[in-house]
Context: one part of a larger RNA
RNA sequence: GGAUGAACGCUAGCGGCAGGCUUAACACAUGCAAGUCGAACGAAGCUACUAGAUGGAUCCCUUCGGGGUGAAGCCUUGUAGACUUAGUGGCGGACGGGUGAGUAACGCGUGGAUAACCUACCUCAUACUGGGGGACAACAGUUGGAAACGACUGCUAAUACCGCAUAAGCGCACGGUGCUGCAUGGCACAGUGUGAAAAACUCCGGUGGUAUGAGAUGGAUCCGCGUCUGAUUAGGUAGUUGGUGAGGUAACGGCCUACCAAGGCGACGAUCAGUAGCCGGCCUGAGAGGGUGAACGGCCACAUUGGGACUGAGACACGGCCCAAACUCCUACGGGAGGCAGCAGUGGGGGAUAUUGCACAAUGGGGGAAACCCUGAUGCAGCAACGCCGCGUGAGUGAUGACGGUCUUCGGAUUGUAAAGCUCUGUCUUCAGGGACGAUAAUGACGGUACCUGAGGAGGAAGCCACGGCUAACUACGUGCCAGCAGCCGCGGUAAUACGUAGGUGGCAAGCGUUGUCC
Numbered sequence: 001g002g003a004u005g006a007a008c009g010c011u012a013g014c015g016g017c018a019g020g021c022u023u024a025a026c027a028c029a030u031g032c033a034a035g036u037c038g039a040a041c042g043a044a045g046c047u048a049c050u051a052g053a054u055g056g057a058u059c060c061c062u063u064c065g066g067g068g069u070g071a072a073g074c075c076u077u078g079u080a081g082a083c084u085u086a087g088u089g090g091c092g093g094a095c096g097g098g099u100g101a102g103u104a105a106c107g108c109g110u111g112g113a114u115a116a117c118c119u120a121c122c123u124c125a126u127a128c129u130g131g132g133g134g135a136c137a138a139c140a141g142u143u144g145g146a147a148a149c150g151a152c153u154g155c156u157a158a159u160a161c162c163g164c165a166u167a168a169g170c171g172c173a174c175g176g177u178g179c180u181g182c183a184u185g186g187c188a189c190a191g192u193g194u195g196a197a198a199a200a201c202u203c204c205g206g207u208g209g210u211a212u213g214a215g216a217u218g219g220a221u222c223c224g225c226g227u228c229u230g231a232u233u234a235g236g237u238a239g240u241u242g243g244u245g246a247g248g249u250a251a252c253g254g255c256c257u258a259c260c261a262a263g264g265c266g267a268c269g270a271u272c273a274g275u276a277g278c279c280g281g282c283c284u285g286a287g288a289g290g291g292u293g294a295a296c297g298g299c300c301a302c303a304u305u306g307g308g309a310c311u312g313a314g315a316c317a318c319g320g321c322c323c324a325a326a327c328u329c330c331u332a333c334g335g336g337a338g339g340c341a342g343c344a345g346u347g348g349g350g351g352a353u354a355u356u357g358c359a360c361a362a363u364g365g366g367g368g369a370a371a372c373c374c375u376g377a378u379g380c381a382g383c384a385a386c387g388c389c390g391c392g393u394g395a396g397u398g399a400u401g402a403c404g405g406u407c408u409u410c411g412g413a414u415u416g417u418a419a420a421g422c423u424c425u426g427u428c429u430u431c432a433g434g435g436a437c438g439a440u441a442a443u444g445a446c447g448g449u450a451c452c453u454g455a456g457g458a459g460g461a462a463g464c465c466a467c468g469g470c471u472a473a474c475u476a477c478g479u480g481c482c483a484g485c486a487g488c489c490g491c492g493g494u495a496a497u498a499c500g501u502a503g504g505u506g507g508c509a510a511g512c513g514u515u516g517u518c519c
Base pairs, nucleotide, nucleotide: 001519002518003517004516006515007514008513009512010511013391014390015389016388017387020383021349026347027346028345030344031343032342035091036090037089040088041087043085044084045083046081047080048079049078051076052075054073059068060067061066098302099301100300107227108226109225110224111223112222113221114220117219118218122215123214124213125212126211127210128209129208130164132162133161139154140153141152142151143150144149170195171194172193173192174191176189177188178187179186180185200207201206228274229273230272235265237263240262241261242260243259244258245257247255277299278298279297280296281292282291283290284289304325305324306323307322308321327338328337329336330335355381357380358379359378363377364375365374366373367372394424395423396422397421404415405414406413407412428460430455431454432453433452434451438446463508464507465506466505467504468489469488470487474503475502476501477500478499484491485490
């Protein structure tokens, strides 16, 4: 000098853009952050209609005994309708959002490999979508419990579940032929045996379902190289290193297991210990390099701590389940409930970091045929000079060089064209009017915002640090090794340009200084 997620002191007019718990991965009140589909399904509730039973108003006849007519209401059956509620079922809750605790590792970066692999939704192609069955929720009844939540009996639907049929193609096993590879082998062809599927809805347009192949996308695994410090850490390793068989996985593999062998790593630093998420980047520097990893983007890891699996195309799953632990809460003491490192917000810690805001209008995501619903992702607004950038705080003229201040050799010098005065301007601000783009067929949170027009009036808008040398900028007074200053050298003990104040001057400017950290 540059830089900063900064903090502190003094000061402060506006706008745009960007960023804002670096500390306790400490504990969390409250609200919201993942739902959706009735065009998969059966119910319950509501409305309308329909049919039946009951009911008996009204009216008619009457010989007053009765006969006929049959509304409302209520119950049941069926149909239709738009919704609501929970339930079965489907898809999505593995994305999006947060954090950096752990990790020195194939975690990350880079380049390869899979002849060892998977991939829901999407796209393309081929072939199918036949015929049956039995349940379980909901519901009804009984019942346990303070609650959370159950138990038993009975009924019922489906794109829920289970057999059967079918198999062009497909899988598996067996051997054969051809082509091919560096290779354990790969590809193709035909044969024999054997195995496995489905679900319908419809407004008749379609939308689904099953199998197989291909693609796309996303993932998985392996390998070469690179990736902090310590030798005051020198030896370390028994599933350890390799083999065989069996198992397991989407898949290779000590991944696991039985047996066999005794190996495998290490001064080219094993092991151990400390520290740390990695990178694109960012800061600095002429570069080499050094430092760093906030925001944005890629990858990884984690979700109170530890462990485990289930479901699923995908998880060993932040707002799913089970177990254990700590903590908090409820309890009728028998037992239960919870997880903000999502968005706000609270306590705490700290030098220090914001609103319990608006909207789904846009972009994107989930569900749905759609309408639409959900979305603290996102878009916006709020707070704080935290940073960068831009603008303003007036312009011109104005010498009796006014008054005042300071200094003075008392002549004057300086503040100083500075002020006043005169003439203007109207950026920003204030007031009034108009008023978007972003989204159009319609729909705008932002927002009556940006912007435009008009009006008024210099009115509302300058500070901070320094002035001995380094280092731009000096005098007076006060103080008297005191009080104090200080980055270094050093100032101060009676004439201090170094302390304090004043005037002046220099520098930067809505900032200026100080402190921390890095080059």
Molecule: small-subunit ribosomal RNA, 5' domain
Organism: uncultured bacterium